Predicted 3D model of a 597-nucleotide part of an RNA (large-subunit ribosomal RNA, domain I) from a soil metagenome. Model confidence (mean pLDDT): 81 of 100. The full RNA is in RNAcentral, with records from MGnify.
Context: one part of a larger RNA
RNA sequence: GGCAUGCGUGUGGAUGCCUUGGCGCAAGUAGGCGAUGAAGGACGUGGCUAGCUGCGAUAUGCCUCGGGGAGAUGCAAGCAAUCUGUGAUCCGGGGAUUUCCGAAUGGGGGAACCCAAGCCGUAUGAACGCGGCUUAUUGUCCGGUGAAUACAUAGCCGGGCAAAGCGAACUCGGGGAAGUGAACCAUCUCAGUACCCGAAGGAGAAGAAAACAACCGUGAUUCCGAUAGUAGUGGCGAGCGAACUCGGAACAGCCUAAACCGGACGAUCCGCAAGGAGAGUCCGGGGUUGCAGGACCACAAUAAUCAUCUGAGCUCUGUGCUGCAGAGCUUGGAUGGUUAAACGAGGGAUAGGAAAGUGUUAAUAGAACGGUCUGGAAAGUCCGGCCAUAGAGGGUGACAGCCCCGUAUAUGAAAAUGCAAUCCUCUUUCAAGUGGCUCCUAAGUACCGCGGGACACGUGGAACCCUGCGGGAAUCUACCGGGACCAUCCGGUAAGGCUAAAUACUCACUUGCGACCGAUAGUGAACUAGUACCGUGAGGGAAAGGUGAAAAGAACCCCUGCGAGGGGAGUGAAAUAGUACCUGAAACCGCAUGCUU
Numbered sequence: 001g002g003c004a005u006g007c008g009u010g011u012g013g014a015u016g017c018c019u020u021g022g023c024g025c026a027a028g029u030a031g032g033c034g035a036u037g038a039a040g041g042a043c044g045u046g047g048c049u050a051g052c053u054g055c056g057a058u059a060u061g062c063c064u065c066g067g068g069g070a071g072a073u074g075c076a077a078g079c080a081a082u083c084u085g086u087g088a089u090c091c092g093g094g095g096a097u098u099u100c101c102g103a104a105u106g107g108g109g110g111a112a113c114c115c116a117a118g119c120c121g122u123a124u125g126a127a128c129g130c131g132g133c134u135u136a137u138u139g140u141c142c143g144g145u146g147a148a149u150a151c152a153u154a155g156c157c158g159g160g161c162a163a164a165g166c167g168a169a170c171u172c173g174g175g176g177a178a179g180u181g182a183a184c185c186a187u188c189u190c191a192g193u194a195c196c197c198g199a200a201g202g203a204g205a206a207g208a209a210a211a212c213a214a215c216c217g218u219g220a221u222u223c224c225g226a227u228a229g230u231a232g233u234g235g236c237g238a239g240c241g242a243a244c245u246c247g248g249a250a251c252a253g254c255c256u257a258a259a260c261c262g263g264a265c266g267a268u269c270c271g272c273a274a275g276g277a278g279a280g281u282c283c284g285g286g287g288u289u290g291c292a293g294g295a296c297c298a299c300a301a302u303a304a305u306c307a308u309c310u311g312a313g314c315u316c317u318g319u320g321c322u323g324c325a326g327a328g329c330u331u332g333g334a335u336g337g338u339u340a341a342a343c344g345a346g347g348g349a350u351a352g353g354a355a356a357g358u359g360u361u362a363a364u365a366g367a368a369c370g371g372u373c374u375g376g377a378a379a380g381u382c383c384g385g386c387c388a389u390a391g392a393g394g395g396u397g398a399c400a401g402c403c404c405c406g407u408a409u410a411u412g413a414a415a416a417u418g419c420a421a422u423c424c425u426c427u428u429u430c431a432a433g434u435g436g437c438u439c440c441u442a443a444g445u446a447c448c449g450c451g452g453g454a455c456a457c458g459u460g461g462a463a464c465c466c467u468g469c470g471g472g473a474a475u476c477u478a479c480c481g482g483g484a485c486c487a488u489c490c491g492g493u494a495a496g497g498c499u500a501a502a503u504a505c506u507c508a509c510u511u512g513c514g515a516c517c518g519a520u521a522g523u524g525a526a527c528u529a530g531u532a533c534c535g536u537g538a539g540g541g542a543a544a545g546g547u548g549a550a551a552a553g554a555a556c557c558c559c560u561g562c563g564a565g566g567g568g569a570g571u572g573a574a575a576u577a578g579u580a581c582c583u584g585a586a587a588c589c590g591c592a593u594g595c596u597u
Stems, first nucleotide, its partner, number of pairs: 001596008010588001016582001017546002021517002023514007030506002032166002040101003043056003047079002051075002062095006071083003106115003116135007137163009170201001171199005181188001185235001211218002222249005232240002253498003256442001260285006268277003290476001292441004296436004302340018346430004351425004357419005363411003369384003373380001385402002387391001393405003447471007457483001478493005533540002553581001556568004
């Protein structure tokens, strides 16, 4: 020196056990915050305070209303000083304060800094100073002022309102790759994906047929399942990939433009004037459709009302009575006019208001056990009880329905706030025929050609849809579509707009659950984690949990450097549980013994 065996308060931190943290799913809530200054920060703020948390010069907090009821001054000990049944700490509602930066907005700027102006206050003889408020830009509305240039307009000034910026995904729109696949690669694919930009909402988009279908019919949109990996498409390669129809979810339909009528203004024209004509603009009514509809005109009908004529009934007066005459009231008819936005019942939509009730944001009440044995400790053992609309779960010195917190159940709000049956008010809409030579029914649109895009469809026989360039209709005897195109037939009415629900998502909050993880796992992050650290920067990005039931965290003595570390003593069930602390594997290190070079 090697090998083997044994040993070790050696080293090391695997394994087991644990869980404060994660992951996923479901349901619900919420779906926004911001010039009343956000998100996010900087700097401060505590008696002593480095970090985190909280807060903002009123600074680990202030006021108030409610809850709650004994200790309290965060994590977090200690010392000090205080608060608190005149109710503290704590929980919830409302309010106040809220430095500086940041959209950042008085100007500037290398964020958290520098420098102002006007007005007001303070102080002064005056000023500096100090404090408060205002002062960015854009849009829009209103008012004032007002050029060249007469009216006017631009411009300028003032005021009101609004916008801006942030935010996880979802939605729509504008742009838009490549790695890849095709076993190469170019059309193609990946993919209209990633990514960038814009816009909006709690959803968004779409949406009431110029639709499908097929000679039968359906009847806005959206979503799901089937149709179907079918029909197709495709260097007919790789691949891409419908629809009709059926079954479900959910259901809801509307408003304008035009004709026509009315009103206001009105360039310009005619006229000596008075006045007249009048393109056009604005406002109100009207009207909104496809078995076409509407306007206007005519006729008819209906309702209301007025006028004229007329019938019946009742009452009163005159007359002696029947009767007659006059007046009034009720009711009917005829003719003519006016109104059609009238009357009237019910229905619908929209806006505002009231509101029993029902939630949310603190809470309250809440059943039932003792002994014995073992043990450091009883919830375990044994014995005997009890509650249960509560035997979910967690804690307590080992495993607890009855010890604690809870749980089932019942109850509860001064304040703020969500939903809301129903009711009230305002506005608005809806019932009706026949005929017509009249008028209207969305134009640089439809459509065509060329070039593209998008449709499952790659130019193909390529319709339908969108549109950059060029051309360019029709108005109901019209126009579009039904996959080139034509005819017939069928379906529909473009070139204006709005529209709930079924659908998508989860930054955040609440609750529940898991053949999810258990500290090299699970989030990167169980711990001062997007920290330390790295990088000029964009950016990258860790490691690190566990004494014990309780600190009872080892008084005192000894060795030593008034060390480190250790030995006694003491605590504890245990110290081979001593803070380098549960368990404590292996490599590794040391010691001892044996064999061997």